A computed fold for a 98-nucleotide RNA from Denitrovibrio acetiphilus, annotated as TPP riboswitch aptamer (THI element).
Lineage of the source: Bacteria > Deferribacterota > Deferribacteres > Geovibrionaceae > Denitrovibrio.
Its Rfam family is "TPP riboswitch aptamer (THI element)". Gene Ontology term of the family: thiamine pyrophosphate binding.
The same sequence occurs in records of 2 taxa.
The sequence is in RNAcentral, with records from Rfam and Ribocentre.

RNA sequence: UAACAGCCCUGGGGGUGUUGCCUUAGAUAGGGCGGCUGAGAUAUACCCCAAGACCUGAUCCGGAUAAUGCCGGCGUAGGGAAGGGGAAUUAUGUAGAU
Numbered sequence: 001u002a003a004c005a006g007c008c009c010u011g012g013g014g015g016u017g018u019u020g021c022c023u024u025a026g027a028u029a030g031g032g033c034g035g036c037u038g039a040g041a042u043a044u045a046c047c048c049c050a051a052g053a054c055c056u057g058a059u060c061c062g063g064a065u066a067a068u069g070c071c072g073g074c075g076u077a078g079g080g081a082a083g084g085g086g087a088a089u090u091a092u093g094u095a096g097a098u
Base pairs, nucleotide, nucleotide: 001091002090003089007085008084009083010082011049012048013047014046016043017036018035019034020033021032022031023030024029054079055078056077060073061072062071063070
């Protein structure tokens, strides 16, 4: 001097489905309490910021399930939100000493 996981600061992106019962005059709609998967199913939370969360195709295809965006495929697909800081470490260079 350069690189850089973690860390710190600031900023930004993202998802919220399915189902049983109760309830709202009624309803495939709203609300409440539970079950399922999940990090998260509205949480002063969680995940992600390119080693990329998530979205699209998709009312897609196969399997499983009480059911589902549950699992797999599609998928080397098309999109998709970042700057800064200092240290360790590594690499390189320079200088000095022996």